Molecule: RNase P RNA; transfer RNA
Organism: Chromatiales bacterium
RNA sequence: GGAGUCGGCCAGACAGUCGCUGUGCGCAAUGCGCAGAGGAAAGUCCGGGCUCCGCAGGGCAGGGUGCCAGGUAACGCCUGGGCGGCGCGAGCCGACGGAAAGUGCCACAGAAAGUAUACCGCCGAAGUCGCUGCGCAAUGCAGGACUGGUAAGGGUGAAAUGGUGCGGUAAGAGCGCACCGCGCGGCUGGCAACAUGCGGCGGCACGGCAAACCCCACCCGGAGCAAGACCAAAUAGGGGAGCACGAUGGUCGCGGCCCGCACUGCGGCCGCUUCCGGGUAGGUCGCUUGAGGCGCGCUGGCGACAGCGCGUCCCAGAUGAAUGGCUGUCCACGACAGAACCCGGCUUAUCGGCCGACUCCCAUC
RNA sequence: GGGGCCGUAGCUCAGUUGGGAGAGCGCAGCGUUCGCAAUGCUGAGGUCGUGGGUUCGACCCCCAUCGGCUCCACCA
Numbered sequence: 001g002g003a004g005u006c007g008g009c010c011a012g013a014c015a016g017u018c019g020c021u022g023u024g025c026g027c028a029a030u031g032c033g034c035a036g037a038g039g040a041a042a043g044u045c046c047g048g049g050c051u052c053c054g055c056a057g058g059g060c061a062g063g064g065u066g067c068c069a070g071g072u073a074a075c076g077c078c079u080g081g082g083c084g085g086c087g088c089g090a091g092c093c094g095a096c097g098g099a100a101a102g103u104g105c106c107a108c109a110g111a112a113a114g115u116a117u118a119c120c121g122c123c124g125a126a127g128u129c130g131c132u133g134c135g136c137a138a139u140g141c142a143g144g145a146c147u148g149g150u151a152a153g154g155g156u157g158a159a160a161u162g163g164u165g166c167g168g169u170a171a172g173a174g175c176g177c178a179c180c181g182c183g184c185g186g187c188u189g190g191c192a193a194c195a196u197g198c199g200g201c202g203g204c205a206c207g208g209c210a211a212a213c214c215c216c217a218c219c220c221g222g223a224g225c226a227a228g229a230c231c232a233a234a235u236a237g238g239g240g241a242g243c244a245c246g247a248u249g250g251u252c253g254c255g256g257c258c259c260g261c262a263c264u265g266c267g268g269c270c271g272c273u274u275c276c277g278g279g280u281a282g283g284u285c286g287c288u289u290g291a292g293g294c295g296c297g298c299u300g301g302c303g304a305c306a307g308c309g310c311g312u313c314c315c316a317g318a319u320g321a322a323u324g325g326c327u328g329u330c331c332a333c334g335a336c337a338g339a340a341c342c343c344g345g346c347u348u349a350u351c352g353g354c355c356g357a358c359u360c361c362c363a364u365c
Numbered sequence: 366g367g368g369g370c371c372g373u374a375g376c377u378c379a380g381u382u383g384g385g386a387g388a389g390c391g392c393a394g395c396g397u398u399c400g401c402a403a404u405g406c407u408g409a410g411g412u413c414g415u416g417g418g419u420u421c422g423a424c425c426c427c428c429a430u431c432g433g434c435u436c437c438a439c440c441a
Stems, first nucleotide, its partner, number of pairs: 001361010012330007020036006038336001042347002045345005050224004054261002057259004062220005067081005082096001083094004097215002102213002104209003119154002121150003126147004131143004162180006181204001182202003186198002188195002228285004238276006249270005278440003292313009331334001366437007375390004384421001392408005414430005
């Protein structure tokens, strides 16, 4: 100098002026002060808080997760490790339990797609045949056909029953042996996933698909702030269905189903539930102080993170829904995009710029 | 804001053990008719919303993303 990897940060700046939302001061004013979108506010894909369903307990159904250990309020997130793959490397990626528990599928092609078999080929050891030639003839010789043997080679396919060599054989084949590979126990190391080596057993007990059913382990009760609570206004307090006919009563309720607890019970209503029809589109709370943010110190841990202590701050809370318009100056000329109960993640979108750590190549000293 | 469903030819829709992409209407050509309609025959027309993954193979299974439709409050 070039090429790259990982992590973090910023998201036009300043001034003037006119508005908007919230809030404080002020008797009030056309007053004064302060604050006012994001790293993703998004997708709503996960997890939790909160609220209601009498409880949130068991089972079935359903759904989810899926190497191991840890972190966390929890998670499908994060950290560290293992294994596999990619890269020269820094590093990156992985839905990564089980296919000897069972069922199912593997179209076409191919002999054959999981349990058997043989299209071309190879063989002529064994059996049959006067089928052909030689031969007087023979139970002879040579060849042929069929039965047969084989799974080396070819061919089909996405996928075809370990690889190399030697022996062996009629030809062959883990048929036998050696080495490599594979599977299952043992010892050793590790919490574990798993791994190295040693030694043993097994000729190999055998394909793919579980983002097919399923099995195993673990997790999940349901609904969602339009949850839920209170006040006010208006109406035909209308009609149908189910259960009730009277307050030691009735009805509805465990939000997929069944059960359990409490049956003189619990919660709601006074008739209850549900459907159609009718009316209102007002206000208050929930609504932002919270697993809170920022700056530090000490301790434990490789790390994610946790514990303790100190300082500092309050940092949007709207409800037709504010966070903007205009002017001026400057630059590197400004991307994706707008809170709606809150928080932790993931994923997706994103013009550019800055910082730190590291890797490879080239050149020079 | 929250919940549910859908996307296949120009339009309306089918499409299941994952293996051929289809139907009706419409469109084009030919026949029929003096001409048109109707009718008969033939034919064209598809990124299965998009991208990625699993699989030998995906409209179908999984993930992400885009677009559309629909439901909800309170009172008695």